Context: one part of a larger RNA
RNA sequence: GAUGAACGCUAGCGGCAGGCUUAACACAUGCAAGUCGGGGGGUAUAGUUCUUCGGAACUAGAGACCGGCGCACGGGUGCGUAACGCGUAUGCAAUCUACCUUUCACAGAGGGAUAGCCCAGAGAAAUUUGGAUUAAUACCUCAUAGCAUAGCAGUCUCGCAUGAGACCACUAUUAAAGAUUUAUCGGUGAAAGAUGAGCAUGCGUCCCAUUAGUUAGUUGGUAAGGUAACGGCUUACCAAGACUACGAUGGGUAGGGGUCCUGAGAGGGAGAUCCCCCACACUGGUACUGAGACACGGACCAGACUCCUACGGGAGGCAGCAGUGAGGAAUAUUGGACAAUGGGCGCAAGCCUGAUCCAGCCAUGCCGCGUGCAGGAUGACGGUCCUAUGGAUUGUAAACUGCUUUUAUACAGGAAGAAACACCUCUACGUGUAGAGACUUGACGGUACUGUAAGAAUAAGGAUCGGCUAACUCCGUGCCAGCAGCCGCGGUAAUACGGAGGAUCCAAGCGUUAUCC
Numbered sequence: 001g002a003u004g005a006a007c008g009c010u011a012g013c014g015g016c017a018g019g020c021u022u023a024a025c026a027c028a029u030g031c032a033a034g035u036c037g038g039g040g041g042g043u044a045u046a047g048u049u050c051u052u053c054g055g056a057a058c059u060a061g062a063g064a065c066c067g068g069c070g071c072a073c074g075g076g077u078g079c080g081u082a083a084c085g086c087g088u089a090u091g092c093a094a095u096c097u098a099c100c101u102u103u104c105a106c107a108g109a110g111g112g113a114u115a116g117c118c119c120a121g122a123g124a125a126a127u128u129u130g131g132a133u134u135a136a137u138a139c140c141u142c143a144u145a146g147c148a149u150a151g152c153a154g155u156c157u158c159g160c161a162u163g164a165g166a167c168c169a170c171u172a173u174u175a176a177a178g179a180u181u182u183a184u185c186g187g188u189g190a191a192a193g194a195u196g197a198g199c200a201u202g203c204g205u206c207c208c209a210u211u212a213g214u215u216a217g218u219u220g221g222u223a224a225g226g227u228a229a230c231g232g233c234u235u236a237c238c239a240a241g242a243c244u245a246c247g248a249u250g251g252g253u254a255g256g257g258g259u260c261c262u263g264a265g266a267g268g269g270a271g272a273u274c275c276c277c278c279a280c281a282c283u284g285g286u287a288c289u290g291a292g293a294c295a296c297g298g299a300c301c302a303g304a305c306u307c308c309u310a311c312g313g314g315a316g317g318c319a320g321c322a323g324u325g326a327g328g329a330a331u332a333u334u335g336g337a338c339a340a341u342g343g344g345c346g347c348a349a350g351c352c353u354g355a356u357c358c359a360g361c362c363a364u365g366c367c368g369c370g371u372g373c374a375g376g377a378u379g380a381c382g383g384u385c386c387u388a389u390g391g392a393u394u395g396u397a398a399a400c401u402g403c404u405u406u407u408a409u410a411c412a413g414g415a416a417g418a419a420a421c422a423c424c425u426c427u428a429c430g431u432g433u434a435g436a437g438a439c440u441u442g443a444c445g446g447u448a449c450u451g452u453a454a455g456a457a458u459a460a461g462g463a464u465c466g467g468c469u470a471a472c473u474c475c476g477u478g479c480c481a482g483c484a485g486c487c488g489c490g491g492u493a494a495u496a497c498g499g500a501g502g503a504u505c506c507a508a509g510c511g512u513u514a515u516c517c
Base pairs, nucleotide, nucleotide: 001516002515003514005513006512007511008510009509012369013368014367015366016365017364018362019361020327025325026324027323029322030321031320034069035068036067039066040065045060046059047058048057049056050055076280077279078278085205086204087203088202089201090200091199092198095197096196100193101192102191103190104189105188106187108142109141110140111139118131119130120129121128122127148173149172150171151170154167155166156165157164158163178185179184206252207251208250213243214242215241218240219239220238221237222236223235224234225233255277256276257275258274259270260269261268262267282303283302284301285300286299305316306315307314308313333359335358336357337356341355342353343352344351345350372403373402374401375400382394383393384392385391386390409453410452411451412450413449417444424437425436426435427434428433429432461506462505463504464503465502466487467486468485472501473500474499475498476497482489483488
């Protein structure tokens, strides 16, 4: 000098930031991922009309169900990991990419089911069985098709080895979906872009040699399988290799970087907040779906733990936001709003969003402001000290006089953050876009800010004073009580202990402790 700090004493305000460093310990409760009726069948219910009072028709229509997209983002944590994990620089002639943009081409004909609804059951529950019946942008079959895929022939060009690209034939295989308010929104195939991801490689990346040898899919080859893709990635066979004092292997520790602290620098230390990457989601394993996961709030299996049970069987996963217990020196509210930014779905209106934006708590830090200003000597009273009928000091300090009102209080006014989307009107090109105008929307918040009123009114402490180190006297104590960072002080005149007066340094803080330079 610094800190995600803690502790002691003290405390007026504001702005901006930060806030479980320990038990990746266990979690009550609420919320944190939905959306689309302009994909589909359609009901409870409500209303209107009719009624032979049984009901029927029409309109609107939740929840649940099928289907689409999303749930792989956003948010959390740092257990593991010494590794192509991360950083940096390259490569993929070894790769994939939903939604988005551009371009080209297309969408013909059929079919069988199944949720839901209805009926009948089983079970304490979670849940579940059978029958009948029904729809779709769900599923299946056929047709059509190429700059697609596979096979095969030819020509040309190029490279970095395997090879790559272009042109042209032939054969075989694979598509589609509709909705509609007629404005549009979608569907299929192919190519390109963008974005995101995967893989490979060079270099860099902590300590221990009181760790010296390690390795059997191990190292390489051939073949096959597998993958989006290369590869011992996996398998069979063959060979005997591969790494290592330039530190293999083993052990310990640890998420990495941008950055942060310190330092003149070189270095040394750290990896909180914010950003990028990685890993994980009670512990271990596995795959399914999907463009993308081996998936925090999905599935299955095993385990530990907790809970329910009618004992037959079931349910759960806060390292999301709040909150609880425990641990600890120690770390906050079971708050408001989707107004803004962003995300998901939707043509849109909109819905959802503990992301986010705000508010609450905490001097935890940084910064700013205030606690008055000017005059005022009988140098008042009181305190302390002394060479003591007198002086010194506290001290212009107070009283007293004048001034100001930041701030606090009361009252009044009162934002920016909001530009849009949608709807309406108009203009341009000319048929769905762009522009202009009008209209609407604020959690924070009656907040910030501004004005008025009266009044010094509402506001100072902490540590230190032997030397280092700025600041000294008196009393008490008497190697006691105690102090102390080091040297050291205290045994009867202690500037070092305790108190008082005075002084010094900082100041809404001041000291102590811990850690780093």
This is a predicted structure of a 517-nucleotide part of an RNA (small-subunit ribosomal RNA, 5' domain) from an uncultured bacterium. Its mean pLDDT, the model's own confidence on a scale to 100, is 84. Its Rfam family is "Bacterial small subunit ribosomal RNA". The full RNA is in RNAcentral, with records from ENA, Greengenes and SILVA.